[in-house]
Context: one part of a larger RNA
RNA sequence: UGACGGGGGCCCGCCCAAGCGGCGGAGCAUGCGGAUUAAUUGGAUGCAACGCGAAGACCCUUACCAAGGCUUGACAUCCCCCGGCCCGGGCCAGAGAUGGUCUUUCCCCCUUGUGGGGCUGGUGUCCAGGUGGUGCAUGGUUGUGGUCAGCUCGUGUCGUGAGAUGUUGGGUUAAGUCCCGCAACGAGCGCACCCCUCGUUUUAUGUUGCCAGCACGUGAUGGUGGGGAUUCAUAGGAGACUCCCGGGGUCAAUUCGGAGGAAGGUGGGGAUGACGUCAAAUCAUCAUCCCCCUUAUUUCUUGGGCUUCACGCAUGUUCCAAUGGCCAGUCCAAUGGGUUGCGAUCCCGCGAGGUGGAGCUAAUCCCAAAAAGCUGGUCUCAGUUCGGAUCGUGGUUUGCAACUGGACCACGUGAAGUCGGAGUCGCUAGUAAUCGCAGAUCAGCAACGCUGCGGUGAAUCCGUUCCCGGGCCGGUACA
Repeated sequence: UGACGGGGGCCCGCCCAAGCGGCGGAGCAUGCGGAUUAAUUGGAUGCAACGCGAAGACCCUUACCAAGGCUUGACAUCCCCCGGCCCGGGCCAGAGAUGGUCUUUCCCCCUUGUGGGGCUGGUGUCCAGGUGGUGCAUGGUUGUGGUCAGCUCGUGUCGUGAGAUGUUGGGUUAAGUCCCGCAACGAGCGCACCCCUCGUUUUAUGUUGCCAGCACGUGAUGGUGGGGAUUCAUAGGAGACUCCCGGGGUCAAUUCGGAGGAAGGUGGGGAUGACGUCAAAUCAUCAUCCCCCUUAUUUCUUGGGCUUCACGCAUGUUCCAAUGGCCAGUCCAAUGGGUUGCGAUCCCGCGAGGUGGAGCUAAUCCCAAAAAGCUGGUCUCAGUUCGGAUCGUGGUUUGCAACUGGACCACGUGAAGUCGGAGUCGCUAGUAAUCGCAGAUCAGCAACGCUGCGGUGAAUCCGUUCCCGGGCCGGUACA
């Protein structure tokens, strides 16, 4: 100087406590291990791997396996030689890649040109290519402790020196935040501020938005004339600073209560991640040293596999019902997306959907039905009108193709499951819980995932003794 302790002091955190809802039991989905396999490609492995990279594995993707092919190559550049338009279309063989053959143009452009350039086939040479290895050779990027409050420097001083001081102390804060004191005085990276968004108001502008008042019209609707009041949209301002009052406090920092206010003490949320740690993760985003392959560890194709299944784990979803299930009626959103697209009204079908094509390059049209809720009826505590797995039959749709191996619909079938052991997880307010909606990826979809959006909307926090993690201080065995 550090790290550590079932040593001490101070402090914080959904850490415990107080509550609410889960997981662990059942079925299914997804990921992982293991087993299996020709292959089940490969990476990630305590927290910080396991609905993770993957925001979409039937082919492609695809890296794996089997079989069939090519060898200057699927892709790039350069040179020499020989040809030709290239593209396209037809036929034959083949699983296809590919091979053969016929046909069209008789290569095109700039050109006075035997010149130059572009495209393409063959041959040869430097070379291409590698999702092959090493993340313990690396860059870049990321996780993590942790949005925790820390990490340092210059000069000075002290110490033989390693180093110390500053950064410790007394208070205070979310904060090394600020005040006071002090051999220190200053400064930097962090904190905070600045940035975006939500919450109040004002000014300006009103179309595709709005409709109070004035007219017109309809079975009905801002539908029409019109209007700028309101909502809303866009742009610019105002507003919050412990400013004001009272108590505590060192005439301090600041804290407690109150007023006014839409909002009160960081107003809520986001972005923002110090020095360094884990030889943490990634050579499979990309880049890259070195090593390795070069008629193959490159590359093309068809089919298969990544979707297997005695089992174990993780994350979700649906449940076990009456605060419920089913049927009928009825009310209210926000975010988004749309021309290879969204697709209305009408018609057909029980339905998935089909026919058809109004409108929309979108504040105009469409997706679009919000659901829980409310009202009425029924069921009456049962393995049930709970629950929906599994299986059978028939269909719809996307796509070249749905057997391995898509989703959805109808009818039938109707499994386990009666609230879950030890244990364990999330959450402090528009939060948890609960309810639906949209989007990315995407032909379609294994989405119950993820990312957003709004509707309804709680309980509890005495407190810091204990468990876990972290910060500061001094003492000590240890290095």